[in-house]
Context: one part of a larger RNA
């Protein structure tokens, strides 16, 4: 390389957009590149295959064929696939009339909690733990009451719920922007899938400048616990969590399951819209879920949201370790990230 895989044994890129490429819906004419067929040249000779012949045989040789799968011409076939062209409406897309959502971006707002001040009441403890101390407290603490202030996160509603490509999204409100779906069917005419490279987005740490900082809180400090305790408790407490603006780009970026399309038993319960209502039963379409045939699978299960029957395009996987290491090159301010072996070992 064929082959054969990729939920959980190695293996689906974190995700989208999209360029090249591969692939592509029905009808009719054309053309005849592909693609069959024939015919003519060429495809050196020897080798190799077959028949036949000489050396007593046999290796050898000699001779005749086939073989040379292929390039070139030129004649024809016209299914399929390809160019061209004419039309077509199911795929796609657009428009109309609703809907639905923690989708997004920016503004304003709004209460409970914490902390912090100042001020009332009020006195000897508070806090913490398995038990204790380190802390804070007669310069009035904790506790209570009023008042102000400061950041952040939104109890309940909350759900097996929704919205989004993913990351992920939750107080109420405005603005703005984008998607989804349904219903009739108006208009366009395959305009469509996938997508190497490249764009763009991408949790949390983390990094730069600038601000912010209340509660939490890596390192740090003390107390306890222990043989020890560089730890689990505990008392503090900086970075950092938050905001603008610019890097990193990686996660168990997991449905550990690439997108897209068709097709194949049932049952139930939900969200959102539609229809038709005999009033509590029934369909119809996107979604989220639960269970079980066939059927798949090594099994655990998967099963119209396949892990089932298939098609078409990317990615990926080849024994474990060395090692996601080294070199080397790209990228980053750095931390690194991306690509990514080998010797030697078993």
């Nucleotide at each position: 390389u064929u082959g054969g895989g990729u939920u959980u044994a190695a293996a689906g890129g974190g995700u989208g957009c999209g360029u090249a490429g591969g692939c592509g819906g029905g009808a009719g004419a054309u053309u005849a590149a592909g693609u069959c067929a024939g015919u003519g040249g060429u495809g050196a000779a020897a080798u190799c295959c077959u028949g036949c012949a000489g050396c007593u045989u046999a290796a050898c040789u000699g001779u005749a064929g086939a073989a040379u799968u292929g390039c070139c011409a030129u004649u024809g076939a016209u299914a399929c696939u390809g160019g061209u062209u004419u039309c077509c409406u199911u795929g796609a897309g657009u428009g109309u009339a609703g809907u639905u959502g923690a989708a997004g971006u920016g503004g304003g707002c709004g209460g409970a909690a914490u902390g912090u001040g100042u001020a009332u009441u009020g006195u000897a403890g508070c806090g913490g733990u398995g038990a204790a101390a380190u802390g804070c407290u007669u310069a009035g603490a904790u506790a209570u009451u009023a008042c102000a202030c400061a950041g952040a996160a939104c109890a309940c509603c909350u759900a097996u719920u929704g919205c989004g490509a993913a990351g992920g999204c939750a107080g109420c409100u405005c603005a703005c922007u984008a998607a989804a779906c349904u219903a009739a069917u108006a208009c366009u005419g395959a305009c469509g899938c996938u997508g190497a490279g490249g764009c763009a987005c991408g949790a949390a740490a983390g990094c730069g400048u600038g601000g912010g900082g209340a509660g939490c809180a890596a390192a740090c400090a003390g107390g306890a616990u222990u043989a020890g305790a560089u730890a689990c408790c505990c008392u503090g407490g900086u970075a950092g969590u938050c905001c603008a603006c610019g890097c990193c780009g990686u996660a168990a970026a997991c449905g550990u399951u690439g997108a897209u399309u068709a097709c194949u038993c049932g049952a139930u319960g939900u969200g959102u819209g539609c229809g038709a209502u005999u009033c509590a039963c029934u369909g119809u379409a996107c979604g989220c879920g639960u269970c079980u045939g066939a059927g798949c699978g090594a099994a655990a299960g998967c099963a119209u949201u396949a892990a089932g029957u298939a098609a078409u395009c990317c990615a990926c996987c080849u024994g474990g370790g060395g090692a996601g290491u080294a070199c080397g090159a790209u990228c980053g301010c750095a931390a690194g990230a991306u690509u990514g072996a080998a010797a030697c070992u078993c």
Overview
The part of an RNA shown here (small-subunit ribosomal RNA, central domain) has 346 nucleotides and comes from an uncultured bacterium. The RNAcentral record of the full RNA draws on ENA, Greengenes and SILVA. Its Rfam family is "Bacterial small subunit ribosomal RNA".